A computed fold for a 75-nucleotide RNA from a Candidatus Sericytochromatia bacterium, annotated as c-di-GMP-I riboswitch aptamer. It was read from a public genome assembly, where an Rfam model found it. Rfam family: c-di-GMP-I riboswitch aptamer. About the family: GEMM was predicted in a large-scale screen for bacterial structured RNA regulatory elements. Rfam links the family to the GO term cyclic-di-GMP binding. Lineage of the source: Bacteria > Bacillati > Candidatus Sericytochromatia. The prediction has a mean pLDDT of 88.
[in-house]
RNA sequence: GAAGGAAAAAGGCAAACCCGUCGCGAGGCGGGGACGCAAAGCCACGGGACUCAAGUAGUUAGCCGGGUUGCCCAA
Repeated sequence: GAAGGAAAAAGGCAAACCCGUCGCGAGGCGGGGACGCAAAGCCACGGGACUCAAGUAGUUAGCCGGGUUGCCCAA
C1' cells in the first nucleotide's frame, strides 16, 4: 500500500411487527423494536420488481450491477 474479511475490538445501521404522521398508492419520516448488515453510508446511471390519478409521473440503494465517500483488521 490493499486484493481481501478469518479471528477480534470500538463504534454504527436496523427487517418484520406496533404507534404517530405525510402520500391516491408503491412507500417516506419520527418513536418503540431487532431479522439481519462490512458499506444495510450516499447517488435512480443500467437491469429487475412495485405503484398510480397512466405521464415529460413515481417508489425501491435491505433485489443486482455501476459510481462515490468511509471505520476496524489485514490472518